[in-house]
RNA sequence: GCCUGCAUAGUUCAAGGGAUAGAACAAUAGUUUCCUAAACUGUAGAUCCAGGUUCGAAUCCUGGUGUGGGUA
Numbered sequence: 001g002c003c004u005g006c007a008u009a010g011u012u013c014a015a016g017g018g019a020u021a022g023a024a025c026a027a028u029a030g031u032u033u034c035c036u037a038a039a040c041u042g043u044a045g046a047u048c049c050a051g052g053u054u055c056g057a058a059u060c061c062u063g064g065u066g067u068g069g070g071u072a
Stems, first nucleotide, its partner, number of pairs: 001071007010025004018055001027043005048064005
C1' cells in the first nucleotide's frame, strides 16, 4: 500500500430503521449500623467526526479519524 473487523455511560456489553438508547459493575445520596463493610432504595452519566438516504438513523450509504487482524 491493499483487504477486513470494531468504535454506545468511568469500565464490560445490549439495542434486526420507530416507546424516554438499556443492563451489570463503578460513582454519588439516603435507609440500616456505635463505625466500616454488606444489603436495600434513589440520582447523575454515553451513540468517534462530517455529510447523505429516509416521515424517522446508534442501526443503512460515502468520506475522514482512531484501533485490532490478515497480506507482499
The RNA shown here (transfer RNA) has 72 nucleotides and comes from Halosquirtibacter laminarini. It matches the Rfam family "tRNA". It is annotated as a transfer RNA. The source organism's lineage runs through Bacteria, Bacteroidota, Bacteroidia, Marinilabiliales and Halosquirtibacter. The sequence is in RNAcentral, with records from ENA.